C1' cells in the first nucleotide's frame, strides 16, 4: 500500500434539551432515574403487525433456480458437489495428479423462435478465397474440370485435440491416448464420482434474447389501522309561529312574505381541524451447559426502560487510556517528561432477521 | 417515514421494450446573399450516454450495486 475481518475510548463534574416517576401545584417547579449505530444509512430482499379483497381451480403477470441442511422466511446462512483463477507439492521436465486458498445470478441451448454487427469463401440448412492433389489443354505458367480442408488467411467465436498409420493430396479414413454422447455396474440421502464396454464425433455460442421445466407469490403500507371530537357549512328528526320586511324614536295598528318551499329551537348521525392510541419487552442482549462438522436449535442463570412529531440525545473542563512529535535514559525488551491531538462514517421514527454501501485511528489475517 | 419517476452535447427531447453508425429541434463557428445588421441559405464543429462492476464478441440500452433531482400519499 490492496482486500477481508474485529473494535468504534472509560471514569466524573457544570450548563442545557426531550421523555418518564413521585412530591407541591394556577403557570410551573424540585427531586429521582432514563436517552442512537455498526451502520441509526440505501429501501434491496424477507417477516411480525394492520386495513382492502379473496368459494374452489386454472391462465396471465413477477420473482427463485447446481445438492443437503439452518432458518417465523427469505434472493440470507453453513456444508458439500462441478466450472474457473491463483499457490504450494509429486516429477529430470511436460502432461497429469494431490493438497489448499479464492471466486461463480451455477436448470434447460438433441423441445421451439431468434441474434451472431464489420471481416471473411462461409456464422450453422452449411460451404471453398489463397493454398495441396490429380487429370486436360495450351501460347510452359496459366487456363478448365475434378478431389481435399491438413496448412495459410478473416473473425470474439470455423464444425473435437495430441501422436502413428495411411492416402495422388488428405480427412475418424483406421488406430492409441485425451475429451464427448449412450448404456452398465460400484459408491454416494443427493448434486455428483469412479470404473467397463459400445458409439467415429452428431451437438458452435447467446436464455442478466424470447422461451421450456420445477418451485413459490392477493394488494397496499403505521401518513396502515382504531377511538375521542370543537367552530362553519350542508344532512336527518322532533316541537313550531311566540318568525321576516316595509310605515316608525317606541308601543298598538295595518301591508306584504313564511306556516307543503318551515323562522327559530332541541336533538341525532357522518366528516374536518385538533388530541388520543397503534408505540415500543423483543423470532431481546450476555454467561454456562448439551447436541451438531458448521449454520444453528435446546435448558439454566443473568440483564434491560430512547419513543420524539418540525422533530430531545449537545456543549466544556479535568484525570486515565489511545496516537503523533521532541529530549533524556536503557540491561535495546522498554521506561520517564515536554508539547500536540482525540479526530472517521454517519444520526433512531411501528418493530425484527439479512444483504449491500459508507468508514480516521488501533488490533488480527491474506497477498 | 412510506411510495413512484428521471438523469443522453450549452438548453429541451427521440434513441433503451427488440444490443451492433448516437440522432432531431433552438444555440455556436464559417461562407454567400446586403452598404452594414436582422433574416434566409449552405457547410461544419461540439457528447465520460450521472458514476462503478457484470452478463456478452460488443452495453445508451440487459442486470446489480451507488450518486444527484423531481412528483405523490395526513
Nucleotide at each position: 500500500g490492496u482486500c477481508g475481518g474485529c473494535u468504534g475510548g472509560g471514569c466524573g463534574a457544570u450548563c442545557g434539551c426531550c421523555g418518564c416517576g413521585u412530591c407541591u401545584u394556577u403557570g410551573a417547579g424540585a427531586c429521582g432515574g432514563g436517552g442512537a449505530g455498526g451502520a441509526a444509512a440505501g429501501u434491496c430482499c424477507g417477516g411480525u403487525c394492520u386495513c382492502c379483497a379473496u368459494a374452489g381451480g386454472g391462465c396471465g403477470g413477477c420473482g427463485c433456480g447446481c445438492c443437503g441442511g439452518c432458518u417465523a422466511a427469505c434472493g440470507g446462512c453453513c456444508g458439500g458437489g462441478g466450472g474457473g483463477c491463483g499457490g504450494c507439492u509429486c516429477u529430470c521436465a511436460a502432461a497429469g495428479g494431490g493438497c489448499c486458498g479464492u471466486u461463480c445470478a451455477c436448470g434447460g441451448a438433441a423441445a421451439g423462435u431468434g441474434g451472431c454487427a464489420c471481416a471473411g469463401a462461409a456464422a450453422a440448412u452449411a460451404u471453398a478465397c489463397c493454398g495441396c492433389c490429380g487429370c486436360g489443354g495450351c501460347u510452359u505458367g496459366c487456363c478448365g474440370c475434378g478431389g481435399u480442408a491438413a496448412g495459410g488467411g478473416u473473425g470474439a467465436a470455423a464444425u473435437g485435440g495430441u501422436g502413428c498409420g495411411g492416402c495422388a493430396a488428405g480427412a475418424g479414413c483406421g488406430c492409441a491416448c485425451c475429451g464427448c454422447g449412450u448404456u452398465g455396474c460400484g459408491g454416494g440421502c443427493g448434486a455428483c464420482c469412479g470404473u467397463a464396454a459400445c458409439g467415429g464425433c452428431a451437438g458452435g455460442u447467446c436464455a442478466a434474447a424470447c422461451c421450456c421445466c420445477g418451485c413459490g407469490u392477493g394488494g397496499a403500507g403505521c401518513a396502515a389501522g382504531a377511538c375521542c371530537a370543537a367552530a362553519u357549512a350542508g344532512g336527518g328528526g322532533g316541537c313550531g309561529a311566540u318568525g321576516c320586511g316595509g310605515c316608525g324614536g317606541c308601543c298598538c295598528g295595518c301591508c306584504g312574505c313564511g306556516u307543503u318551499c318551515g323562522a327559530g329551537u332541541c336533538c341525532c348521525g357522518g366528516g374536518u381541524a385538533g388530541g388520543u392510541u397503534g408505540c415500543u419487552g423483543g423470532a431481546g442482549g450476555c454467561c454456562g451447559g448439551c447436541g451438531g462438522a458448521a449454520a444453528c436449535g435446546c435448558c439454566g442463570g443473568u440483564c434491560c426502560u430512547a419513543g420524539a412529531u418540525g422533530a430531545a440525545u449537545g456543549a466544556u473542563c479535568g484525570c486515565c487510556g489511545c496516537c503523533g512529535u521532541c529530549g533524556g535514559c536503557u540491561u535495546c525488551g522498554g521506561c520517564c517528561g515536554g508539547c500536540g491531538g482525540u479526530u472517521a462514517c454517519a444520526g433512531a421514527a411501528a418493530c425484527c432477521g439479512g444483504c449491500u454501501u459508507a468508514u480516521a485511528g488501533g488490533c488480527c489475517g491474506a497477498c | 417515514c412510506g411510495g413512484g419517476g428521471c438523469g443522453u452535447a450549452g438548453c429541451g427531447c427521440a434513441g433503451c421494450c427488440u444490443g451492433g453508425u448516437a440522432g432531431c429541434g433552438c444555440a455556436c463557428c464559417a461562407c454567400a446573399a446586403u452598404g452594414g445588421g436582422g433574416u434566409u441559405g449552405u457547410g461544419g464543429g461540439g457528447g465520460u450516454c450521472g458514476g462503478a462492476g457484470g452478463u456478452u464478441c460488443a452495453a445508451a440500452u440487459c442486470c446489480u450495486c451507488u450518486c444527484g433531482c423531481c412528483c405523490c400519499g395526513a

Predicted 3D model of RNase P RNA and transfer RNA as a complex of 441 nucleotides. Rfam match: Bacterial RNase P class A. For this family Rfam cites "Identification and characterization of small RNAs in Yersinia pestis" (Beauregard et al., RNA Biol, 2013). Model confidence (mean pLDDT): 79 of 100.